[in-house]
RNA sequence: AGCACGGACACGGGGUGCCCCCAUUGGGGCUGAGAUCACACCCGUUGAACCUGAUCUAGUUCGUACUAGCGAAGGGAAUGUCGCGGAUGUUUGAC
Numbered sequence: 001a002g003c004a005c006g007g008a009c010a011c012g013g014g015g016u017g018c019c020c021c022c023a024u025u026g027g028g029g030c031u032g033a034g035a036u037c038a039c040a041c042c043c044g045u046u047g048a049a050c051c052u053g054a055u056c057u058a059g060u061u062c063g064u065a066c067u068a069g070c071g072a073a074g075g076g077a078a079u080g081u082c083g084c085g086g087a088u089g090u091u092u093g094a095c
Stems, first nucleotide, its partner, number of pairs: 001091004005085002007082004011044004016038001017030005050075003056069004
């Protein structure tokens, strides 16, 4: 000094469910990064972010939520810039 890695920014993609109480507005609980508060959270092909299959199968549960399978399945955003970083790795050069 470069690359990897990390960060920031820009652009793009995505989800927001289940249960209980209540006439309703609404309130409470469950899992999770996030359950349409969010300028938030997550993901961008090295793609399980997310969708279909699917009110699927097994377990669990009050529960269509949750866990695992399904899944070497089918789709899914063609990412870019940085004189930002120096904790780590690696390559090259100089002393």
TPP riboswitch aptamer (THI element) from Jonesia denitrificans, 95 nucleotides, folded computationally. The coordinates come from a structure-prediction model, not an experiment, and the mean pLDDT is 77. Rfam family: TPP riboswitch aptamer (THI element). Its family is annotated with thiamine pyrophosphate binding in the Gene Ontology. From the family's description: Vitamin B(1) in its active form thiamin pyrophosphate (TPP) is an essential coenzyme that is synthesised by coupling of pyrimidine and thiazole moieties in bacteria. The previously detected thiamin-regulatory element, thi box was extended, resulting in a new, highly conserved RNA secondary structure, the THI element, which is widely distributed in eubacteria and also occurs in some archaea. Analysis of operon structures identified a large number of new candidate thiamin-regulated genes, mostly transporters, in various prokaryotic organisms. The THI element is a riboswitch that directly binds to TPP to regulate gene expression through a variety of mechanisms in archaea, bacteria and eukaryotes. through a variety of mechanisms in archaea, bacteria and eukaryotes. The same sequence occurs in records of 2 taxa.